[in-house]
RNA sequence: CCGUGCUAGGCGGGGAGCCAGCGGUGCCCUGUACCCGCAAUCCGCUUUAGCGGGGCUGAACUCCCGCCCGAGGUCGGUUGAUCGUCGAUUCUGCCAGUCCACAAGAACGUUGAAGGUCGGGUCCCGUGCGACGGGAAACUCCGAACCCCGUCAGGUCCGGAAGGAAGCAGCGGUAAGGAGUCACUCUCGGGUGCCGCGGGCCAGCCUGGCUUGAGUUCUGGUGUUCGGGUAAGGCGGGGAUCACUGUUCGACGGCGGGUGCACGG
Numbered sequence: 001c002c003g004u005g006c007u008a009g010g011c012g013g014g015g016a017g018c019c020a021g022c023g024g025u026g027c028c029c030u031g032u033a034c035c036c037g038c039a040a041u042c043c044g045c046u047u048u049a050g051c052g053g054g055g056c057u058g059a060a061c062u063c064c065c066g067c068c069c070g071a072g073g074u075c076g077g078u079u080g081a082u083c084g085u086c087g088a089u090u091c092u093g094c095c096a097g098u099c100c101a102c103a104a105g106a107a108c109g110u111u112g113a114a115g116g117u118c119g120g121g122u123c124c125c126g127u128g129c130g131a132c133g134g135g136a137a138a139c140u141c142c143g144a145a146c147c148c149c150g151u152c153a154g155g156u157c158c159g160g161a162a163g164g165a166a167g168c169a170g171c172g173g174u175a176a177g178g179a180g181u182c183a184c185u186c187u188c189g190g191g192u193g194c195c196g197c198g199g200g201c202c203a204g205c206c207u208g209g210c211u212u213g214a215g216u217u218c219u220g221g222u223g224u225u226c227g228g229g230u231a232a233g234g235c236g237g238g239g240a241u242c243a244c245u246g247u248u249c250g251a252c253g254g255c256g257g258g259u260g261c262a263c264g265g
Stems, first nucleotide, its partner, number of pairs: 001265006009057003012030004020046005034054005063258006072249002075246003079243005085237003091233002093230003097226001100223003104219005115211008123200006129193002132189005138181005148173004156165003
């Protein structure tokens, strides 16, 4: 140096999370690089850190180390952008309202505006009268087989007689009760009254007298005062995504270096 056969090793890796720690199953990123069993209310180990069984490859382009690149992930920061959420509101805006002023239009006004003053009504209370309605009383009529009254035919009873007694029907009058009544009397009631008397009366409306002497009211407009509402913009809090930046881990890939044993030639 070549050939043959073995062994170490390899047959994916990484991130976050979980864990005392190390791995795995699960999630995510890369990528295609064996099989079976166990495994997230977990499974197996202990710094030598998956356990058990089987298979392929095998000292190299494939194993190990270092450096470079860098997909992607974690954590943090500031600023910017976007989205949405909560809150307050004396900023901006919007929506209506109120006070006052100005001009315009319309209406009323010397047949007297607005104002002032006196009074009346409406309104309330007390009192009185009346109407209406109800009830009662009063008057008239009806009204009792007997258990109301008067008179009692007939008949009945007592008596020798004279004469008496009770008493049905009938007739008359009444009770309870019923019906009616123009007026008169009493009582009760209120969605009662152009009613009377006295008292009260914030405001509103109507009305009369006196005074005064030119404005008053309405409509929309402009401005102003005062508060009310809304939360679109703005403000504040916190959230999500993206960008930037810092830290950390880091696949794939590239470069360089390193690394066994036996036999034979």
Record summary:
The RNA shown here (Bacterial large signal recognition particle RNA) has 265 nucleotides and comes from a Chloroflexota bacterium. Rfam family: Bacterial large signal recognition particle RNA. About the family: The signal recognition particle (SRP) is a universally conserved ribonucleoprotein involved in the co-translational targeting of proteins to membranes. The coordinates come from a structure-prediction model, not an experiment, and the mean pLDDT is 79. Of the family's consensus pairs, 86% are formed in the model. Lineage of the source: Bacteria > Bacillati > Chloroflexota.